Context: one part of a larger RNA
Molecule: small-subunit ribosomal RNA, central domain
Organism: uncultured delta proteobacterium
């Protein structure tokens, strides 16, 4: 340097933006670096190979030849790659239009429910369980009515549905703001794809400072259960859960499936948007998304199957027997917890 792989066997970075690099549409001209051809020079000797020769043969040795994939110089070719000039519009993008959406951020508002407080009615129980007890209640509980406080979450709608790069997003209103799809024209003219490093985002738990604290609830306490019960069940209950700012940077971060482009049977459902038709329902059809079934093909099988795990191309990441081990050490990041990177001896 090379091979085979990565849905479930080892293997896709949690996700994005993007630097270097790699790769890159159509037409014409130039160039000649890559590429191709010829010549010349060089490519030491020995060795290998060929032909002879010398030791009786051989090994061995001697002579001659060939070869020496390479490098250099020079001349030439111009299809492809590169480069340069000019041009193009099928890739990519911009402008315009009316729609869809729990996409993001901020502020405000609302109703139901739980808990607590005050007051009324009212009396002996309530609560809880498999059964109980701890617990609450004659200092008036539970129940019920009225008033108030406060925090958190938004029943129904709700969907096999929608939006977002992923994490994720669900009451309503306003403001600020990102993206995607569709439609018809115009414009730019390859501006593209991927992306080592880098940078940003990143559930829950956890950490720092300050608030907040209704319900729930690690820890903890008590009651049960049990041989025991550091549990499952019950009564309580603190961190936390909530907010602001700052950290952490991990998950079965899953579709266990990296991104882009092109091509390859059908059928059906649904969301957005458009076209035709109609009074309307509806019908038919295009694009985009989300599902199901299924042919070819693929697969060890399961299964995948135009949303590929099919057929190809480009780029990145990763794997290379099990354990030791995601450990040790070093480095680096972090307040810490710990994260990232990541072995070996030994052993089977």
């Nucleotide at each position: 340097c090379u091979g085979g792989g990565c849905g479930u066997a080892g293997a896709g970075c949690g996700c994005g933006u993007g630097u270097a690099g790699g790769c890159g549409g159509u037409u014409g001209g130039g160039u000649a670096a890559g590429u191709c051809c010829a010549a010349c020079g060089u490519g030491a000797a020995a060795g290998c190979c060929c032909u002879u020769a010398g030791c009786u043969c051989a090994a061995c040795u001697a002579a001659g030849g060939a070869a020496g994939u390479g490098c250099g110089u020079c001349g030439g070719a111009a299809a492809c790659u590169g480069u340069u000039c000019a041009a193009c519009u099928a890739g990519a993008g911009u402008a315009c239009g009316g729609g869809a959406g729990g996409g993001g951020g901020a502020a405000g508002u609302a109703g139901a429910a739980u808990u607590c407080c005050c007051g009324g009615u009212g009396u002996a129980g309530a609560g809880g369980u498999g059964a109980a007890a701890u617990u609450c209640g004659u200092a008036g509980a539970u129940a019920u009515c009225g008033g108030g406080a406060g925090g958190a979450a938004u029943a129904c709608c709700a969907g096999u549905a929608g939006c977002g790069a992923a994490g994720g997003c669900g009451a309503c209103u306003u403001c600020c703001u990102g993206g995607a799809a569709c439609g018809a024209u115009a414009c730019u003219g390859a501006c593209g794809c991927u992306g080592a490093g880098a940078c940003g985002c990143g559930a829950a738990a956890g950490c720092g400072u300050g608030g907040g604290g209704a319900g729930c609830a690690a820890a903890c306490a008590g009651g049960a259960u049990u041989a025991g019960a550091u549990a499952c069940c019950c009564u309580g209950g603190u961190a936390g859960u909530c907010c602001a700012c700052g950290c952490c940077g991990u998950a079965a971060a899953c579709g266990g499936u990296g991104g882009g482009c092109a091509c390859u049977a059908a059928g059906u459902a649904u969301a957005g948007u458009g076209a035709g038709u109609u009074g309307a329902u509806c019908u038919c059809u295009g694009c985009u998304g989300u599902g199901c079934u299924g042919u070819a093909g693929c697969u060890a099988a399961c299964g995948c199957a135009u949303u590929a795990a099919g057929u190809g191309c480009c780029c990145c990441g990763c794997c290379u027997g099990g354990g030791a081990a995601g450990u040790a050490c070093a480095g680096u990041c972090g307040c810490a917890a710990g994260g990232c990177c990541g072995a070996a001896a030994c052993u089977c």